Description:
This is a predicted structure of a 96-nucleotide RNA (SAM riboswitch aptamer (S box leader)). The prediction has a mean pLDDT of 83. The model forms 97% of the base pairs in the Rfam consensus. It was read from a public genome assembly, where an Rfam model found it.
[in-house]
RNA sequence: AUCUUAUCAAGAGCGACUGAGGGGACAGGCCCUUUGACGUCCGGCAACCUGCAAUUGCAAGGUGCUAAAUCCUGCGGUUUUACCGAAAGAUGAGUA
Repeated sequence: AUCUUAUCAAGAGCGACUGAGGGGACAGGCCCUUUGACGUCCGGCAACCUGCAAUUGCAAGGUGCUAAAUCCUGCGGUUUUACCGAAAGAUGAGUA
C1' cells in the first nucleotide's frame, strides 16, 4: 500500500514569515481570501494510541487536528420542506 476495525453535528490565535489563491477527486452550489487566504513556525485543542488513575478524569510522549456538520448536494429508501442508510473520503489502531 491493500485489508480489518472505531470515530467523524464537540474542541482549538486580533501571533510571526510569505504573497494569491483556497475549501480531498469530478460536477453543481455556497463560502473564505491583500480587513492577507494557502503554506511554514510558534501557540492551542484533545479524536485514537501511550502513561498515571482505576468509570466519568489528569498528562500531552506518538500520530492527528486547529472557518463553515466530512461546508451542502450528487447513489438508494421513506412518511419526499426532511430524515435514514450506503458509497466515497479523513483520522487513529492493527496487519503484510